[in-house]
């Protein structure tokens, strides 16, 4: 330099043809137990990587961008 592929909760991943942002673990509270783990229930937790467009409505769809992997290639 050139292409490709991700970027969503503290992690780790999911969203169908553009239509209510969800699932485990982790965490918080209650039952349980002499306590704890376990197990059951509940609850909370989100600037969907940024800007900017399209649209009645974006995570999704265009557009520039930042960051992360991987492939190619140049220089040393």
């Nucleotide at each position: 330099a050139g292409g490709g592929c991700a970027a969503u909760a503290g992690c780790a991943c999911a969203a169908u043809u553009g239509g209510u942002a969800g699932u485990g673990c982790a965490g918080u509270u209650g039952a349980u137990u002499c306590c704890a783990a376990a197990u059951c229930a509940a609850c909370a937790g989100g600037u969907u990587c940024u800007g900017g467009g399209u649209u009645c409505g974006a995570g999704u769809c265009c557009u520039a961008g930042u960051u992360g992997c991987c492939c190619u290639g140049c220089c040393a």
A computed fold for a 76-nucleotide RNA from an uncultured bacterium, annotated as transfer RNA. It was read from a public genome assembly. Model confidence (mean pLDDT): 82 of 100.